[in-house]
RNA sequence: GCUAUAAAAGGCGAUGGGGUUCGCCUCCAAUUGCAGUACCUGUGCUGCUAAUGACCCCUACUUGGUU
Numbered sequence: 001g002c003u004a005u006a007a008a009a010g011g012c013g014a015u016g017g018g019g020u021u022c023g024c025c026u027c028c029a030a031u032u033g034c035a036g037u038a039c040c041u042g043u044g045c046u047g048c049u050a051a052u053g054a055c056c057c058c059u060a061c062u063u064g065g066u067u
Base pairs, nucleotide, nucleotide: 009026010025011024012023013022016058017057018056019055020054021053033048034047035046036045037044038043039042
């Protein structure tokens, strides 16, 4: 110096933050929703749902009620 393994750590899981937990990735990696339509065959355009991978809480948004 290179390679492999282990531990620790970090990051990611279609819109924010915190806690717990699960899965994935090890740095051009994990990840980047659905439907319709067009032709330039993988891109463009249009529309729709969701603040979670899962649970709980806070905030934002929406609906209804009360004061």
This is a predicted structure of a 67-nucleotide RNA (Fluoride riboswitch aptamer (crcB RNA motif)) from Blastopirellula marina. Its Rfam family is "Fluoride riboswitch aptamer (crcB RNA motif)". A reference for the family is Ren et al. (2012), "Fluoride ion encapsulation by Mg2+ ions and phosphates in a fluoride riboswitch", Nature. NCBI's taxonomy places the organism under Bacteria, Planctomycetota, Pirellulales, Pirellulaceae, Blastopirellula. Its mean pLDDT, the model's own confidence on a scale to 100, is 76.